[in-house]
Context: one part of a larger RNA
RNA sequence: CUGGGCGUAAAGAGCCUUAAGGCGGUCGAGAAAGUCUCCCGUUAAAUCCUUGGAGCUCAACUUCAAGGUUGCGGGAGAAACUUCUCGACUUGAGGGCGUCAGAGGCCAGCGGAACGGCCGGUGUAGGGGUGAAAUCCGUUGAUAUCGGCCGGAACACCGAAAGCGAAGGCAGCUGGCUGGGGCGACCCUGACGCUGAUUGGCGAAAGCGUGGGGAGCGAAGAGGAUUAGAUACCCUCGUAGUCCACGCUGUAAACGAUGGGCGCUAGCUGGUGGAAGUGUCGACCCUUUCACUGGCGAAGCUAACGCGUUAAGCGCCCCGCCUGGGAAGUACGGCGGCAACGCUGAAACUC
Numbered sequence: 001c002u003g004g005g006c007g008u009a010a011a012g013a014g015c016c017u018u019a020a021g022g023c024g025g026u027c028g029a030g031a032a033a034g035u036c037u038c039c040c041g042u043u044a045a046a047u048c049c050u051u052g053g054a055g056c057u058c059a060a061c062u063u064c065a066a067g068g069u070u071g072c073g074g075g076a077g078a079a080a081c082u083u084c085u086c087g088a089c090u091u092g093a094g095g096g097c098g099u100c101a102g103a104g105g106c107c108a109g110c111g112g113a114a115c116g117g118c119c120g121g122u123g124u125a126g127g128g129g130u131g132a133a134a135u136c137c138g139u140u141g142a143u144a145u146c147g148g149c150c151g152g153a154a155c156a157c158c159g160a161a162a163g164c165g166a167a168g169g170c171a172g173c174u175g176g177c178u179g180g181g182g183c184g185a186c187c188c189u190g191a192c193g194c195u196g197a198u199u200g201g202c203g204a205a206a207g208c209g210u211g212g213g214g215a216g217c218g219a220a221g222a223g224g225a226u227u228a229g230a231u232a233c234c235c236u237c238g239u240a241g242u243c244c245a246c247g248c249u250g251u252a253a254a255c256g257a258u259g260g261g262c263g264c265u266a267g268c269u270g271g272u273g274g275a276a277g278u279g280u281c282g283a284c285c286c287u288u289u290c291a292c293u294g295g296c297g298a299a300g301c302u303a304a305c306g307c308g309u310u311a312a313g314c315g316c317c318c319c320g321c322c323u324g325g326g327a328a329g330u331a332c333g334g335c336g337g338c339a340a341c342g343c344u345g346a347a348a349c350u351c
Stems, first nucleotide, its partner, number of pairs: 003323004007305002012319001014202003021195003025089007033082002035078008048068008092192001093189004097184004104178007111155001115151008126137002163170002207248006216242002221237004259318006267296011300307002324351003333344004
């Protein structure tokens, strides 16, 4: 060392992609590297194991003899499995054809409600705000109401326990460009596959750079209250920001706190998309089936909670990660970044 684990106890990388590597379907033939059998050589002594004997009163211990394990080399053979070569196959994977659903992505145009501002009409003393108030707005005419114009941001109802996407995430309408997916009957390729240290890309919000934009909201800030105080909670204002373009940052309770792939293991009941069948002119309904998405549960699993064909069940393959608490996601170094900071990531000491 051969260990045990990762939903909530420490532990699944935020997500995808891919080079190396690891692993890999069915049949036939051959080879014989792994594997197995036999033989030979070697494996000094000591040590170790087995058997028999000897010496300390026994034993441990010491000692004598014989045999042995394992490794390495050589030779002869076996061919089930792994591997390699050749040939073949279609169920894994991919493609063609047809069809369908969808807030999947990017760009452009358009729309109404609400809100704010400006102009004009009506109209007069209040409005606003709160637990109550005040700051605040208003006779230079507010609030309310009607008409017009301008502006930015977000899209009520539909809307759902719904849908789409690898994740982050995605919602008014129309058009353009574009990615992925489901289902159906055949056809084609013929293992082309899975995972993936490194790499590359994507990645909410906040934040940063340059330029624009700025209605509402609103860190900071100011004022009014509250209070013992009130650097808060409440109120009135309000800058950055929130929005757009381009570039950076690269984090999160990036969560299903559950890595990916494949196979297997009772059901019941909903939702979404497709297909087939029976009845029907048809809408529709019922049954079956495939894919996705919820609830409940057999067996089984689990410390329990719970999970349970969407597994946390039963197996195989590959990756990531954990190894007592604090010090600490800190210090130091390195790499990245404009910075903020990110990634990698200790120890002394202490319990």
Molecule: small-subunit ribosomal RNA, central domain
Organism: marine sediment metagenome